[in-house]
Context: one part of a larger RNA
RNA sequence: CUGGGCGUAAAGGGCGCGUAGGCGGCGCAUUAAGUCAGGUGUGAAAGCCCUGGGCUCAACCCAGGAAUUGCACUUGAUACUGAUGUGCUUGAAUCCGGAAGAGGAUGACGGAAUUCCCAGUGUAGAGGUGAAAUUCAUUGAUAUUGGGAAGAACACCAGUGGCGAAGGCGGUCAUCUGGUCCGGUAUUGACGCUGAGGCGCGAAAGCGUGGGGAGCAAACAGGAUUAGAUACCCUGGUAGUCCACGCCGUAAACGAUGAGUGCUAGACGUCGGGGGGUUGCCUCUCGGUGUCGCCGCUAACGCAUUAAGCACUCCGCCUGGGGAGUACGGCCGCAAGGUUAAAACUC
Numbered sequence: 001c002u003g004g005g006c007g008u009a010a011a012g013g014g015c016g017c018g019u020a021g022g023c024g025g026c027g028c029a030u031u032a033a034g035u036c037a038g039g040u041g042u043g044a045a046a047g048c049c050c051u052g053g054g055c056u057c058a059a060c061c062c063a064g065g066a067a068u069u070g071c072a073c074u075u076g077a078u079a080c081u082g083a084u085g086u087g088c089u090u091g092a093a094u095c096c097g098g099a100a101g102a103g104g105a106u107g108a109c110g111g112a113a114u115u116c117c118c119a120g121u122g123u124a125g126a127g128g129u130g131a132a133a134u135u136c137a138u139u140g141a142u143a144u145u146g147g148g149a150a151g152a153a154c155a156c157c158a159g160u161g162g163c164g165a166a167g168g169c170g171g172u173c174a175u176c177u178g179g180u181c182c183g184g185u186a187u188u189g190a191c192g193c194u195g196a197g198g199c200g201c202g203a204a205a206g207c208g209u210g211g212g213g214a215g216c217a218a219a220c221a222g223g224a225u226u227a228g229a230u231a232c233c234c235u236g237g238u239a240g241u242c243c244a245c246g247c248c249g250u251a252a253a254c255g256a257u258g259a260g261u262g263c264u265a266g267a268c269g270u271c272g273g274g275g276g277g278u279u280g281c282c283u284c285u286c287g288g289u290g291u292c293g294c295c296g297c298u299a300a301c302g303c304a305u306u307a308a309g310c311a312c313u314c315c316g317c318c319u320g321g322g323g324a325g326u327a328c329g330g331c332c333g334c335a336a337g338g339u340u341a342a343a344a345c346u347c
Stems, first nucleotide, its partner, number of pairs: 004318003007301002012315001014201004021194003025088007033081002035077008049065006091191001092188003095184005103177007110154001114150008125136002162169002206247006215241002220236004258314006266292012296303002320347003329340004
């Protein structure tokens, strides 16, 4: 190379956009590069293989043949691939008419709760736990009423509901803005799929500068528990959590399941459209989201039109355990570190 794989055994890139490349719908015509057939030349000899022959055999040697699967030229073939031209509409995109949505960004507003502050009522406890204590409280706490301030998060609605490529997104309103679905078949006419590099996005934690800081709370302090208790429980409490801008670039970034297209029984829910009908409902259909279930697949579990089935295209990745996602080097980063990524040795 051929070959086997990637839900859970090793293995799908966190996600998108997209360059090169790879692959690519239907018809006609031309070409003949790939492809196929014939011919010619070449493919040294020796060796290998076959048939004969010579040493008494063999090894060895001699002769002839075959082979040398290749290359070049040439004559043809034209199904497929390519190239060129021309056309088509089913793929793709656009347009028109509708629709749903926590999709994104910015600004404004709202109520409940919490804490704090002020004032009133009021008096001896409150708080906390398995039980306690640390803690708060006669300088008046807890409770309760009125007023004020602040920050953060948005109960009910809420739903194997919705939206988004993923991360993710949930009070209300406004502005700006992305995508999707259905119907019409109006327009273009293959404009497509994938995508090494590249570019962008990317939870939480963390970092830089400046704000903010109610609650919660790593670290830390104290009280308990315990043989000990650097914990679990309790009382406090700082970074942080929040905002703006800039970094970081990782996660069990999970459906542990890459993207696209076609094909392959159904049943029952649910969300968003559309059509029809005998209209508190039934039925058909398109797109999502679930549960169950054939064929088939699977080591089994299970998957099963949202495939892990049957196929094709493109990308990523795996190759015994440990050493190790480590060392060294490179690149990136302010740092933390990230990424790329071995070997000795050992079982």

This is a predicted structure of a 347-nucleotide part of an RNA (small-subunit ribosomal RNA, central domain) from an uncultured bacterium. Its Rfam family is "Bacterial small subunit ribosomal RNA". Rfam links the family to the GO terms ribosome and structural constituent of ribosome. Its mean pLDDT, the model's own confidence on a scale to 100, is 89.